The prediction has a mean pLDDT of 76. Predicted 3D model of a 404-nucleotide RNA (Bacterial RNase P class A) from a Sandaracinaceae bacterium.
RNA sequence: GGAGCGGCUCGGGUGAUCGUCGGUGUCGUCAGCUUGCUGGCGGCGCGGGAGGAAAGUCCGAGCUCCGCAGGGCAGAAUGCCAGGUAACGCCUGGUGGGGGCGACCCCGAGGACAGUGCCACAGAGAGAAGACCGCCACGACGCCCCGCUCCCCUCGGGGGGAUGGGCCUCGCGGUAAGGGUGAAAGGGUGCGGUAAGAGCGCACCGGGCCGGCGGUAACGUCGGUCGCGAGGUAAACCCCAUUCGGAGCAAGACCAAAUAGGGAAGCGUUUGAGGGCGGCCCGCCUGAUGCUUCCGGGUAGUGUCGCUGGAGACGCACGGUGACGUGCGCCCUAGAUGAAUGACCACCACCCACGCGCCGGCGACGGACGUGGGGACAAAACUCGGCUUACGAGCUCUCCGACC
Numbered sequence: 001g002g003a004g005c006g007g008c009u010c011g012g013g014u015g016a017u018c019g020u021c022g023g024u025g026u027c028g029u030c031a032g033c034u035u036g037c038u039g040g041c042g043g044c045g046c047g048g049g050a051g052g053a054a055a056g057u058c059c060g061a062g063c064u065c066c067g068c069a070g071g072g073c074a075g076a077a078u079g080c081c082a083g084g085u086a087a088c089g090c091c092u093g094g095u096g097g098g099g100g101c102g103a104c105c106c107c108g109a110g111g112a113c114a115g116u117g118c119c120a121c122a123g124a125g126a127g128a129a130g131a132c133c134g135c136c137a138c139g140a141c142g143c144c145c146c147g148c149u150c151c152c153c154u155c156g157g158g159g160g161g162a163u164g165g166g167c168c169u170c171g172c173g174g175u176a177a178g179g180g181u182g183a184a185a186g187g188g189u190g191c192g193g194u195a196a197g198a199g200c201g202c203a204c205c206g207g208g209c210c211g212g213c214g215g216u217a218a219c220g221u222c223g224g225u226c227g228c229g230a231g232g233u234a235a236a237c238c239c240c241a242u243u244c245g246g247a248g249c250a251a252g253a254c255c256a257a258a259u260a261g262g263g264a265a266g267c268g269u270u271u272g273a274g275g276g277c278g279g280c281c282c283g284c285c286u287g288a289u290g291c292u293u294c295c296g297g298g299u300a301g302u303g304u305c306g307c308u309g310g311a312g313a314c315g316c317a318c319g320g321u322g323a324c325g326u327g328c329g330c331c332c333u334a335g336a337u338g339a340a341u342g343a344c345c346a347c348c349a350c351c352c353a354c355g356c357g358c359c360g361g362c363g364a365c366g367g368a369c370g371u372g373g374g375g376a377c378a379a380a381a382c383u384c385g386g387c388u389u390a391c392g393a394g395c396u397c398u399c400c401g402a403c404c
Base pairs, nucleotide, nucleotide: 001400002399003398004397006396007395008394009393010392011391012348013347014346015345017343018342020049021048023046024045025044026043027042028041029040030039031038032037033036051377055388056387058386059385060384061383062382063248064247065246066245070282071281072280073279075244076243077242078241079240080094081093082092083091084090095109096107097106098105099104110239111238115237116236117233118232119231132179133178134175135174136173138171139170140169142167143166144165145164149162150161151160152159153158187205188204189203190202191201192200206228207226208225209224210223211222212221213220214219252305253304254303255301262295263294264293265292266291267290274286275285276284312331314329315328316327317326318325319324350374351373352372353371354370355369358367359366360365
């Protein structure tokens, strides 16, 4: 200098002016009554006012209401082990597997002898799989050869022949070694064996089962045993285990206003309509001038609370590999509801560019100064713990190359 789906941290600071949203003190004024308090309005003072993700709203909780939620079905989520936590699908540590030269990272890590489905194209065959080529045995037609075996002729030499040997084609079988197809084809390598082959036999590797040892466990390791037939896919249905009642701050509570009086149709009153009840059923509670639908009529506030002090922030010590826990100290840190947190200026810090310049160094390079420029993603809405996504800057690590 280059490269890196490597790791981690942070998300500018101080001050002034003008504004804006809450809080609080005080003064003035108005109203109410419980006669010294409360509330409205206005002035002045003091103090506070977005984020690491406030985002997506994907998980888990607190809190609130419903009937404190019993049984079953359906549905959803999770799925190696141990720990952390209020809880989790999160986090930490480990085991196993995978990726990368490496720093490190990733895992959709229960079950495919319960059942069903699917496996494009290619291929003979995609599954209790499959003979296309090849290899081998047997049979048939035909052709060739006598070097081997056997038979015939011949004294020998030699000649002829098949029940001998070889080849082509066909038929019928064997074979999963080899070729070929495919993402995937019945554990792998080698030796023996066989007509050719095959865990058919054997050795090693791999795998299942059993036992010993180590470990809390996942699992590891060692020994024995079994030749180990029936592929893959569960992010296909499904099966197994565990967990789950529902809705959400527009939850919900209070105050204020209104709920006057009518018409029509249907259902129902112990043979129970309707409601609580939320996907269904059972079960439970409630239930009668009642309930449902339609027609027509009336009322609905810049109200109050919930609303921010909390599984709280920060510091130190101790325990733990760590997530985290315990103790002590210290601090109070937004609560709006058409919805505030803004604008501008100065200085400092940070980053970038430039300087035939300055300082240090043999040098790679480092530092100071000056001038100019720059600051992303995005903004609370009941509150927390996570995850995910978006973005800027810095630190560190790894690999490669060059130079000193």
Taxonomically the source falls in Sandaracinaceae (Bacteria, Pseudomonadati, Myxococcota, Polyangiales). The sequence was found by an Rfam model in a public genome assembly.